[in-house]
RNA sequence: CCAGGGGGCCGGGCAGCCGCGUCAUUAGCAAUAAUGCCGAGGAAAGUCCGGGCUCCACGAAACAAGGGUGGCGGGUAACGCCCGCCGGGCGAGCAGCUUGCUGCGAAGCCUAGGGAAAGUGCCACAGAGAGCAGACCGCCUUGGUGCAAACCAAGGUAAGGGUGAAAGGGUGCGGUAAGAGCGCACCGCGGGGCUGGUAACAGCACCGGCAUGGUAAACCCCACCCGGAGCAAGACCGAAUAGGGGCGGCGCGUUCUAGGAAACUGGAACAGGCGUGUUUCGCGCUGGAUCGCCCGGGUUGGUUGCUUGAGCCUUGCGGCAACGCAAGGCCUAGAGGAAUGGCUGCCCUCGCCGAUACGGUGCGGUUUCGCAUACCGUCGGCGGGACAGAACCCGGCUUACAGGCCCCCUGGCGAA
Numbered sequence: 001c002c003a004g005g006g007g008g009c010c011g012g013g014c015a016g017c018c019g020c021g022u023c024a025u026u027a028g029c030a031a032u033a034a035u036g037c038c039g040a041g042g043a044a045a046g047u048c049c050g051g052g053c054u055c056c057a058c059g060a061a062a063c064a065a066g067g068g069u070g071g072c073g074g075g076u077a078a079c080g081c082c083c084g085c086c087g088g089g090c091g092a093g094c095a096g097c098u099u100g101c102u103g104c105g106a107a108g109c110c111u112a113g114g115g116a117a118a119g120u121g122c123c124a125c126a127g128a129g130a131g132c133a134g135a136c137c138g139c140c141u142u143g144g145u146g147c148a149a150a151c152c153a154a155g156g157u158a159a160g161g162g163u164g165a166a167a168g169g170g171u172g173c174g175g176u177a178a179g180a181g182c183g184c185a186c187c188g189c190g191g192g193g194c195u196g197g198u199a200a201c202a203g204c205a206c207c208g209g210c211a212u213g214g215u216a217a218a219c220c221c222c223a224c225c226c227g228g229a230g231c232a233a234g235a236c237c238g239a240a241u242a243g244g245g246g247c248g249g250c251g252c253g254u255u256c257u258a259g260g261a262a263a264c265u266g267g268a269a270c271a272g273g274c275g276u277g278u279u280u281c282g283c284g285c286u287g288g289a290u291c292g293c294c295c296g297g298g299u300u301g302g303u304u305g306c307u308u309g310a311g312c313c314u315u316g317c318g319g320c321a322a323c324g325c326a327a328g329g330c331c332u333a334g335a336g337g338a339a340u341g342g343c344u345g346c347c348c349u350c351g352c353c354g355a356u357a358c359g360g361u362g363c364g365g366u367u368u369c370g371c372a373u374a375c376c377g378u379c380g381g382c383g384g385g386a387c388a389g390a391a392c393c394c395g396g397c398u399u400a401c402a403g404g405c406c407c408c409c410u411g412g413c414g415a416a
Stems, first nucleotide, its partner, number of pairs: 001412010012347007020039002023036005041387001045398002048396005053230004058282006066226005071085005086113001087111004093104005114221002119219002121215003136161002138157008169187006189208003193204004234304004244295006250288001253270007272286004311330008348385009359375001360373005
């Protein structure tokens, strides 16, 4: 310098004038005033995941339904997230020879990556044949017709060609009437064995039939995980109303006992019912214990939840890393229809226009020079400066982003 990649930071700064919000202090009866600290993001966005927190569900176990994840190992409060590793694919390029095919393949990127021999479904069209197949064109043998070209019949065949996204392993050699894993070599596939690794998996040698396609981001099977709702959750104060009305389903049991003349009332036990999609166990309630539908009334005010956190920064140690531990330091919005803004000047950055020949470059000349050129620099003018605004909080993912700066990795060329 060329090519291919990965990551981080900023995204406005300074000054002046005026104006906002919480909190604190002072003054004031109060309204309010003064002063001081602080005052939107890397995504605040999407609402796609996981939680903290709050309330509800009576609890435990098993199962069902529904949903989620899906290579291995680790991290985390947890996750569908992050880190590392494995397999597969892509990949700048390199090599070979058949010049467009094959093989290898850096950094890095992607991966919805368990199961097709549990079952079901699908593979359109084309094609002979697309799940248990298949003979269209061909090739071979025998027989027949024919002067010949060629044709017909029977048998064998799946190497060559064609159709297709995909045609029952691939390449090569041998063999055969012609062929075929028919046989052999290598690759591939399957099996068990050894070695390495925590594991996914990799390597090595041996044996084998030389062959049971693809698709699960189709249904499904397997493994693991999962209560529901959500700050408009909730809590408190205040205020007000109608503890309202109608219809339907189902039930109101048995025994013992106390009171009582009886009706009936109370207690105990059992049975039944409800609390749960089913079952078992426990617990609680239970005779209007309820279940379902329809109509109607009151409240919409205030305070709180509401910011100290699985928080941030620095250093050290452990770990490949994600991250963890320890020590020290810091406190950085809390609005409540919703605050953090407006104006001016300068600086920064980008684009355009104009001027300028200082520098650079080209030509001529050859100490000094001249001409051209606006590439650099300088000056002036005009214009632009991204995506975009907390609302209980946190960890992620995804999406958007003008411009500028920095760091790192791989390969090639060159220099020292």
Bacterial RNase P class A from Novosphingobium sp. Chol11, 416 nucleotides, folded computationally. Rfam family: Bacterial RNase P class A. By type it is a ribozyme. Lineage of the source: Bacteria > Pseudomonadati > Sphingomonadales > Sphingomonadaceae > Novosphingobium.